[in-house]
RNA sequence: UGCAUCCCAGGAGAUGACAUCCUCCUGACCCCAACCGCCUCCAGGCUGAUGAUGUCUGUUCUGCG
Numbered sequence: 001u002g003c004a005u006c007c008c009a010g011g012a013g014a015u016g017a018c019a020u021c022c023u024c025c026u027g028a029c030c031c032c033a034a035c036c037g038c039c040u041c042c043a044g045g046c047u048g049a050u051g052a053u054g055u056c057u058g059u060u061c062u063g064c065g
Stems, first nucleotide, its partner, number of pairs: 008027006016056006037046003
């Protein structure tokens, strides 16, 4: 000095918040990353507040009081 790994820290995971877990990206500066839904006859159509779980809030549908 370079590379890899670990620790630590920050960030991301198609619409909000909190908690836990998982995955991914980053680490002097500059540049740069993860991430930014699907179908499609290209005119249109479809699902979901989660990456996953729990709770809350908002929205939609159905039933009961």